Small-subunit ribosomal RNA, 5' domain from a marine sediment metagenome, 484 nucleotides, folded computationally.
Context: one part of a larger RNA
RNA sequence: GGAUGAACGCUGGCGGCGUGGAUAAGGCAUGCAAGUCGAACGAUCUAAGAUGCUUGCAUUUUAGAUAGUGGCAGACGAGUUAGUAAUAUCCUGGUAUCUACCCCAAAGUCGGGCAUAACCAGCCGAAAGGUUGGCUAAUACCCGAUGGUCUCGUAAGAGUAAAGCUCCGGCGCUUUGGGAGGAACCUAGAUCCUAUCAGCUUGUUGGUGAGGUAACGGCUCACCAAGGCUACGACGGGUAGGGGGUGUGAGAGCACGACCCCCAACGGUGGCACUGAGACACGGGCCACACACCUACGGGUGGCAGCAGUCAAGAACCUUGGACAAUGGACGAAAGUCUGAUCCAGCGACGCCGCGUGCGGGAUGAAGUUCUUCGGAAUGUAAACCGCUUUUUAUCGGGAAGAACUCUGACGGUACCGAUAGAAUAAGGGGCCGCUAACCUCGUGCCAGCAGCGGCGGUAAUACGAGGGCCCCGAGCGUUAUCC
Numbered sequence: 001g002g003a004u005g006a007a008c009g010c011u012g013g014c015g016g017c018g019u020g021g022a023u024a025a026g027g028c029a030u031g032c033a034a035g036u037c038g039a040a041c042g043a044u045c046u047a048a049g050a051u052g053c054u055u056g057c058a059u060u061u062u063a064g065a066u067a068g069u070g071g072c073a074g075a076c077g078a079g080u081u082a083g084u085a086a087u088a089u090c091c092u093g094g095u096a097u098c099u100a101c102c103c104c105a106a107a108g109u110c111g112g113g114c115a116u117a118a119c120c121a122g123c124c125g126a127a128a129g130g131u132u133g134g135c136u137a138a139u140a141c142c143c144g145a146u147g148g149u150c151u152c153g154u155a156a157g158a159g160u161a162a163a164g165c166u167c168c169g170g171c172g173c174u175u176u177g178g179g180a181g182g183a184a185c186c187u188a189g190a191u192c193c194u195a196u197c198a199g200c201u202u203g204u205u206g207g208u209g210a211g212g213u214a215a216c217g218g219c220u221c222a223c224c225a226a227g228g229c230u231a232c233g234a235c236g237g238g239u240a241g242g243g244g245g246u247g248u249g250a251g252a253g254c255a256c257g258a259c260c261c262c263c264a265a266c267g268g269u270g271g272c273a274c275u276g277a278g279a280c281a282c283g284g285g286c287c288a289c290a291c292a293c294c295u296a297c298g299g300g301u302g303g304c305a306g307c308a309g310u311c312a313a314g315a316a317c318c319u320u321g322g323a324c325a326a327u328g329g330a331c332g333a334a335a336g337u338c339u340g341a342u343c344c345a346g347c348g349a350c351g352c353c354g355c356g357u358g359c360g361g362g363a364u365g366a367a368g369u370u371c372u373u374c375g376g377a378a379u380g381u382a383a384a385c386c387g388c389u390u391u392u393u394a395u396c397g398g399g400a401a402g403a404a405c406u407c408u409g410a411c412g413g414u415a416c417c418g419a420u421a422g423a424a425u426a427a428g429g430g431g432c433c434g435c436u437a438a439c440c441u442c443g444u445g446c447c448a449g450c451a452g453c454g455g456c457g458g459u460a461a462u463a464c465g466a467g468g469g470c471c472c473c474g475a476g477c478g479u480u481a482u483c484c
Base pairs, nucleotide, nucleotide: 001484002483003482004481006480007479008478009477010476013355014354015353016352017351018350019348020347026311027310028309030308031307032306035072036071037070040069041068043066044065045064046063047062048061049060050059051058052057079266080265081264089190090189093186094185095184097183098182099181102179103178104177105176106175107174108173109172110144111143112142113141119134120133121132122131123130124129150159151158152157164171165170192238193237194236199229200228201227204226205225206224207223208222209221210220211219241263242262243261244260245256246255247254248253268289269288270287271286272285291302292301293300294299319345321344322343323342327341328339329338330337331336358388359387360386361385368379369378370377371376393421394420395419396418397417398416402411428473429472430471431470432469433454434453435452439468440467441466442465443464449456450455
């Protein structure tokens, strides 16, 4: 000098674009953040209509609502960086594998059955909730048939599938092959400090067989052998998410890894599986523990490292906002519903950039103030004053694009445009001994104080404090911390 997710002090007019819990992965009140489908299914309720008709009941149609069964989604999106020094990441090559939704192609979609929730009745419980009996539907579940390009098998052969709905246009379902994208696994190399860590290892290293997995494999197990790693640093300890990148530097390098993107890991702590194409699953489940809450003391409930917000700790980090209008996502045939993703707005000079706080004229060089050799000098064209302008500001009027797509705009009466008013609303901070741009006077008297280093101050201090002047930067300026 440059830089920062900064903080602190003094000061503070506006806008655009960014950015904002770095500490306690500490605890959390409250609201919201993942639902959707009636064109899978039965039922209940409401409204309107029709028919029957005993006139308030039955049947039925349409529309809507509700919980339940069922399907898809909840493995994405959002957050955090605790752990992890290698089961991570980056880069290289590979295969013994799986893949819902989507695309292409081929074939099929036949027959039958048992239940169960909702509902009704009873019972238990403070609650959370549970239990017994009875009824019922399905694209829920089961059985049979058929079977191929499927699986097993050298072959013969054996085995294995389906679901319907409809507004009649379609939408689905099953099996197989291929694709796309995704995932899994293997792999050479790269990947911080420490030798005041030198030896480490028994599923350890390899084999045979078996089990297990989507799949290879000590992944697991039985048996057999005694191997495997290591000064090219094993093992241990410390620290740490990795990368694209960021800062700095002429570069080599050094330091860092906020925001954005990719990958990984995690979801109070530890463990476990279930469902599923996919999880060992943040807003699913079970167990244990810690903590917190409710309780009728028997027992229950919870997990903000989602968005806001709160307490704590801290030098320190925002609103319990608006909208689904756009982009994207889930579901749906669609209309649409949901979406704290997202788009916007709010707060903070936290950063970068832009703009403004006026422009021209104006000497008797006014007053005041400071200095003075008392003559004067400086502040200083500075002010006053005259003329002008209106960026900005205020008020009024007009007023978008963003919509692709008929409708539909949160932002927003915003940006922008026009009119009117009037210099009107807007300057500070640090420094002035040398380094280092900028000096005089007074006060103080090794005191009070200053200070990045050298060093200033003990009676004329350009170094302390004040005044005047000056220098630098400017809505900022200094200080502190850290990196180059």